């Protein structure tokens, strides 16, 4: 350097069921209130559209979602898997200008991997779910070391202690 290989409540994708979002948006009424402005992700300016034949808004009435987060089921790819965090960078979300949101791209950034408590206004999210961060415990899987025990000896078992995937393992 290559090329195979581990770890375990392991890690992503997507595909099925469920409950949540929600009786919310959102349609729709000979309905009621009400009077000029309303919409297209946010602020501004522009175009287009609604609107006094009375929108938009508020309340009755009736119908009544999806996404994006969560499950669970299968099947795919895999073990920096991959997640987070950044960015003079591209796409879309009607156009310009500044935001914001989703997705690509990229990096001498951070984290071995699970699981739990923590935050008295951590952050996302409707959210008590869940997911990220912070700090602190457990356990685990791996290498190094110190010490015991078994053995000729390799090494094995066991205990303590540090360490990071840029790692271990095993072939070449």
């Nucleotide at each position: 350097g290559a090329u195979a290989g581990a770890g375990g409540c392991g890690c992503g994708g997507u595909u099925u069921u469920c409950a949540u979002c929600a009786g919310u948006a959102u349609c729709g009424g000979u309905c009621u209130g009400g009077a000029a402005g309303g919409g297209u992700c946010c602020g501004u300016a522009a175009a287009c559209c609604c609107g006094u034949u009375g929108a938009g808004c508020a309340g009755c009435c009736g119908a009544g979602a999806a996404a994006g987060g969560g499950u669970c089921u299968g099947c795919c790819g895999c073990c920096g898997a991959a997640g987070c965090c950044g960015g003079u960078u591209c796409u879309u979300g009607u156009u310009g200008c500044g935001g914001c949101a989703a997705g690509g791209c990229c990096g001498u950034g951070c984290u071995g991997g699970a699981c739990g408590c923590u935050g008295c206004u951590g952050g996302a999210a409707a959210a008590u779910a869940u997911c990220c961060c912070u700090g602190c415990g457990u356990c685990u899987g791996u290498c190094a070391u110190c010490a015991g025990c078994a053995g000729a000896a390799a090494u094995g078992c066991c205990g303590g202690u540090g360490g990071a995937g840029a790692g271990c393992u095993a072939u070449c």
Molecule: Lysine riboswitch aptamer
Organism: uncultured Agathobaculum sp.